Transfer RNA from Dictyota coriacea, 73 nucleotides, folded computationally. It matches the Rfam family "tRNA". By type it is a transfer RNA. Model confidence (mean pLDDT): 83 of 100. The sequence is in RNAcentral, with records from ENA.
């Protein structure tokens, strides 16, 4: 170079072929305890790598582009 995956919550992931983002641990409060673990319950946390575009609507479709991982050269 060229070609394939990947990038979403602090952290590891998920999102049925486009309708306004969710789980797990984490982290706060609170319940039970004589006090803790465990449990349970309830909340906060994201303009979805970044700029364009198509669309009534984008994480999803399209173009460029930054970053990571694999293949050929």
């Nucleotide at each position: 170079g060229u070609u394939u995956g990947g990038g979403u919550a602090g952290c590891u992931c998920a999102g049925a072929a486009g309708g306004u983002a969710g789980a797990g641990c984490g982290g706060a409060g609170g319940a039970c305890u004589g006090a803790a673990a465990a449990u349970c319950c309830u909340c906060a946390g994201g303009u979805c790598g970044u700029u364009g575009g198509u669309u009534c609507a984008a994480c999803c479709c399209c173009a460029a582009u930054c970053c990571c991982g694999g293949a050929c050269a």